[in-house]
RNA sequence: UUUGAAAAAGGCAAAUCUACUGAAAAGUAGAGACGCAAAGUUACAGGCCUAUGGUUUUUAACUAUGGUGGCUGAACCGCUGAAG
Numbered sequence: 001u002u003u004g005a006a007a008a009a010g011g012c013a014a015a016u017c018u019a020c021u022g023a024a025a026a027g028u029a030g031a032g033a034c035g036c037a038a039a040g041u042u043a044c045a046g047g048c049c050u051a052u053g054g055u056u057u058u059u060a061a062c063u064a065u066g067g068u069g070g071c072u073g074a075a076c077c078g079c080u081g082a083a084g
């Protein structure tokens, strides 16, 4: 540097439930494990989700300055095996 997760040491924690925050999406904490070789960090780009607020042809639709890193790309950091 590339590549892998058979082995070893470990790590993270989906759905769901409870409590809290929030307009919501969702987040935090605890329980819990579907899975993950970066499921470690980052919201820059795209995608997706929500619509308090705003707009319009107004009982609907559009809209992010909100969210999602366990959607993709990208950036930074990192244990270990193999090969060079």
Base pairs, nucleotide, nucleotide: 001083002082003081004080011036012035016031017030018029019028020027021026034070040076041075042074044073045072046071047068048067049066053063054062055061056060
Molecule: c-di-GMP-I-GGC riboswitch aptamer
Organism: Aquibacillus salsiterrae